This is a predicted structure of a 530-nucleotide part of an RNA (small-subunit ribosomal RNA, 5' domain) from a metagenome. The full RNA is in RNAcentral, with records from SILVA.
Context: one part of a larger RNA
RNA sequence: GAACGAACGCUGGCGGCGCGUUUUAAGCAUGCAAGUCGAACGGUAAACCGAUGCUUGCAUCGGUUGAGAGUGGCGAACGGGUGAGUAACACGUAGAUGAUCUACCUUUGGAACUGGGAUAGCCUGUGGAAACACAGGGUAAUACCGGAUACGACCUGGCCCACAAGGGGUUAGGGGAAAGUCGCUUAGGGGACGUCCGAAGAUGAGUCUGCGGUCCAUUAGUUAGUUGGUGGGGUAAAGGCCUACCAAGGCAGCGAUGGAUAGCCGGCCUGAGAGGGUGAUCGGCCACACUGGGACUGAGACACGGCCCAGACUCCUACGGGAGGCAGCAGCUAAGAAUCUUCCGCAAUGGGGGAAACCCUGACGGAGCGACGCCGCGUGGACGAAGAAGGCCGGAAGGUUGUAAAGUCCUUUUCCUGGGGGAGAAUAACGGCCGGAGGGAAUGCCGGUCAGAUGACGUGAACCAGGGAAUAAGCCCCGGCUAAUUACGUGCCAGCAGCCGCGGUAACACGUAAGGGGCGAGCGUUGUUC
Numbered sequence: 001g002a003a004c005g006a007a008c009g010c011u012g013g014c015g016g017c018g019c020g021u022u023u024u025a026a027g028c029a030u031g032c033a034a035g036u037c038g039a040a041c042g043g044u045a046a047a048c049c050g051a052u053g054c055u056u057g058c059a060u061c062g063g064u065u066g067a068g069a070g071u072g073g074c075g076a077a078c079g080g081g082u083g084a085g086u087a088a089c090a091c092g093u094a095g096a097u098g099a100u101c102u103a104c105c106u107u108u109g110g111a112a113c114u115g116g117g118a119u120a121g122c123c124u125g126u127g128g129a130a131a132c133a134c135a136g137g138g139u140a141a142u143a144c145c146g147g148a149u150a151c152g153a154c155c156u157g158g159c160c161c162a163c164a165a166g167g168g169g170u171u172a173g174g175g176g177a178a179a180g181u182c183g184c185u186u187a188g189g190g191g192a193c194g195u196c197c198g199a200a201g202a203u204g205a206g207u208c209u210g211c212g213g214u215c216c217a218u219u220a221g222u223u224a225g226u227u228g229g230u231g232g233g234g235u236a237a238a239g240g241c242c243u244a245c246c247a248a249g250g251c252a253g254c255g256a257u258g259g260a261u262a263g264c265c266g267g268c269c270u271g272a273g274a275g276g277g278u279g280a281u282c283g284g285c286c287a288c289a290c291u292g293g294g295a296c297u298g299a300g301a302c303a304c305g306g307c308c309c310a311g312a313c314u315c316c317u318a319c320g321g322g323a324g325g326c327a328g329c330a331g332c333u334a335a336g337a338a339u340c341u342u343c344c345g346c347a348a349u350g351g352g353g354g355a356a357a358c359c360c361u362g363a364c365g366g367a368g369c370g371a372c373g374c375c376g377c378g379u380g381g382a383c384g385a386a387g388a389a390g391g392c393c394g395g396a397a398g399g400u401u402g403u404a405a406a407g408u409c410c411u412u413u414u415c416c417u418g419g420g421g422g423a424g425a426a427u428a429a430c431g432g433c434c435g436g437a438g439g440g441a442a443u444g445c446c447g448g449u450c451a452g453a454u455g456a457c458g459u460g461a462a463c464c465a466g467g468g469a470a471u472a473a474g475c476c477c478c479g480g481c482u483a484a485u486u487a488c489g490u491g492c493c494a495g496c497a498g499c500c501g502c503g504g505u506a507a508c509a510c511g512u513a514a515g516g517g518g519c520g521a522g523c524g525u526u527g528u529u530c
Base pairs, nucleotide, nucleotide: 001530002529003528004527006526007525008524009523010522013377014376015375016374017373018372019370020369021335026333027332028331030330031329032328035074036073037072040071041070046065047064048063049062050061051060052059053058054057081288082287083286091212092211093210094209095208096207097206100205101204105201106200107199108198109197110196111195113147114146115145116144122137123136124135125134126133127132154174155173156172157171158170159169160168161167180193181192182191184189214260215259216258221251222250223249226248227247228246229245230244231243232242233241263285264284265283266282267278268277269276270275290311291310292309293308294307313324314323315322316321341367343366344365345364349363350361351360352359353358380410381409382408383407390401391400392399393398415467416466417465418464419463424457431450432449433448434447435446436445474519475518476517477516478515479500480499481498485514486513487512488511489510495502496501
């Protein structure tokens, strides 16, 4: 000199864009943060209408609408947070997978035949303070389970091609599947969304390998599933991943092992560069979700707002037993030099569900607080005295503050008051029109086009009008380094200080004043890095 997620002191007008618990991965009151589908299913409470019975306001039956709860499907493995652990194939980079998986999506081939038994909800009853649980009866499905069929897939054997290897083709035997719902109809069929078996793609993921990036040798030896082999098991998948047996290996001064520290990278800061430092925000990857362990479900988890066990802590209890997990968004306590609102909205973008309307979304879009940072603007402009008053200096003359003020003439960025209101909205449903494929036709399908609701921000922005210089300047320094000096007070005191050093009676160095210098809504100090 530059920089900062900064803090502290003094001061503080506005706007735009960013950033905001670096400390205790400490503990958390409260609310919200993951639902959705009635076009998968049975159907209820309730409301309304009608009929019947009558005891005249109830009961039964039929119809329409239809919550809440339940079965089922998809999602909940994304999105959001944090950096504890990790020195490791965690990350970066370059590769391998003939050793692998991939729901939804796209393309393509084929198929969807025929049966069955349950169970929640519901009703009846029981136990319990509660959480919840049990027994009996009975019901549905795209829930569950048989049978049939099956080109491929898969398994076993043979043959062929290629190969380091589990690649491709062919043949014989074995062998496994499915579900419907809603529109249309000329009643024959036909359509949309689904279902099943394959092939390919896309996307995502798993695993393996070369190389690379910390410190300590005041850590020198280390290792028994350890290193390799064979058989077996296990996984989507190679492999001591696991197991039995056999062999005795493996790593290490090119630093093994141990210890300390640390998430890694794109980047960011500095620097002419080489390098050094760093890993906040944003983006990629990884790891974690009170602490430790475990599996279940599932295409995907060993799962932040799922389950089980153990532990610590907190809460409820009828003492028998139960409930919980903010490193989601706000917010609280504590810690600390220190870090925000218990705000608005799904209007936009994106995500989940749904045929759709739509619902959900503390992701996100916005607003609020903080000079925390960067950038921009303003706090007025012109004229105005051989120069007012006051202050300071000087014995005086005078000098200086200083065109500074006052005064005169202007302007209105900003401010106040009122008006104004672009764009962020694309299009969806529905409707009209044109074209196309297939159908005897219709709903529908494909492509295009026209019209078509919706704004949290927002009392927003631009812009217009009125008013009036009106609402707006400080901080640090003045001995040298280093731009800028005099007076008084003090008297090695009080104090200053980054270094050299000032202060003991004329202090340009302390304190105050006047003047001056620097920067300016900031200015200094402290801390850290280069």
It matches the Rfam family "Bacterial small subunit ribosomal RNA". Gene Ontology terms of the family: ribosome and structural constituent of ribosome. Its mean pLDDT, the model's own confidence on a scale to 100, is 84.